[in-house]
C1' cells in the first nucleotide's frame, strides 16, 4: 500500500426508508427480621463526525475518523 468489516443508553447486543427497543446494571416502591432472589415502576440514546438522495434517513450514497480482520 490494497481489499473486507464493525460504530445505536453506564455494558452487551436487535432494529430497519417513516415519531429507537431487549437483556443485565442504576433509581424507587412492595416483599424480607436483614440481604439476596422475586414483582412493579421509572430515568437514562435525536443511533461516530461531515455532506448528499429523498416529503420523510440510524438504515440508501459520498468523504473522513478510530478498531478489528486479512493480503502484500
Nucleotide at each position: 500500500g490494497a481489499g473486507g468489516g464493525u460504530a445505536c443508553a453506564g455494558c452487551u447486543c436487535a432494529g430497519u426508508g417513516g415519531u429507537a427497543g431487549a437483556a443485565c446494571g442504576c433509581a424507587u416502591g412492595c416483599c424480607u427480621a436483614a440481604u439476596g432472589u422475586g414483582c412493579a415502576u421509572g430515568a437514562g440514546g435525536a443511533c461516530c463526525u461531515g455532506g448528499g438522495u429523498u416529503c420523510a434517513a440510524u438504515c440508501c450514497c459520498c468523504a473522513g475518523u478510530a478498531c478489528c480482520u486479512c493480503c502484500a
This is a predicted structure of a 72-nucleotide RNA (transfer RNA) from Camelus ferus. It matches the Rfam family "tRNA". RNAcentral holds the sequence, with entries from Rfam.